Lysine riboswitch aptamer from a marine sediment metagenome, 158 nucleotides, folded computationally. RNAcentral holds the sequence, with entries from MGnify. Rfam family: Lysine riboswitch aptamer. Rfam describes the family as follows. Riboswitches are metabolite binding domains within certain messenger RNAs that serve as precision sensors for their corresponding targets. Allosteric rearrangement of mRNA structure is mediated by ligand binding, and this results in modulation of gene expression. This family includes riboswitches that sense lysine in a number of genes involved in lysine metabolism, including lysC.

[in-house]
RNA sequence: GGUAGAGGAGCGAUGGUUCAAGAGUAACUUCUAAGAGCCGCCGGGCAUUGAACAGAAUUGAAAGGGAACAUCGCCGAAAUGAUUUUGCUGGUAAACAAGAUCGUUGGUCCUGGGUUGAAUAAACACAGGACUGUCAUACAUCCGUAUGGAGGGCUAUC
Numbered sequence: 001g002g003u004a005g006a007g008g009a010g011c012g013a014u015g016g017u018u019c020a021a022g023a024g025u026a027a028c029u030u031c032u033a034a035g036a037g038c039c040g041c042c043g044g045g046c047a048u049u050g051a052a053c054a055g056a057a058u059u060g061a062a063a064g065g066g067a068a069c070a071u072c073g074c075c076g077a078a079a080u081g082a083u084u085u086u087g088c089u090g091g092u093a094a095a096c097a098a099g100a101u102c103g104u105u106g107g108u109c110c111u112g113g114g115u116u117g118a119a120u121a122a123a124c125a126c127a128g129g130a131c132u133g134u135c136a137u138a139c140a141u142c143c144g145u146a147u148g149g150a151g152g153g154c155u156a157u158c
Base pairs, nucleotide, nucleotide: 001158002157003156004155005154008075010074011073012072013071014070016069017068018067019066027059029057030056031055032054037046038045039044040092041091042090078105079104080103081102082101083100084099085098086097087096106132107131108130109129110128111127112126114124115123116122134149135148136147137146138145139144
């Protein structure tokens, strides 16, 4: 350097199916009240033939996110931070998606407040803790204990 593997509630994907929630919410229509604004910003558009805010009634969703099953890809699997490129448009900001470079994280779970979110779900970063895999060192020999390290690692093999 090549090949094949291991960790375990292991990681991720799907215009695959079903379910819960979103929600009796948004929105449309009608009425009441109200009386000039509203759409992120520019451009532009809507609006006294009635904007914003609010109340009542009828009708009444969806997306992102989640769970189960199935299938697929895998073991830096993957996630995430910064910078940057592209897409989405009349332009721009933001958000989202897909890449590049550099950095952080072995893995899972629990707790805490924070961000996002409809949410007490879930995700993410941070802090603390528990369990666990792997290697090194020391002890132990009832095959475990303690400390430390990191995946650019570890094991086997050529």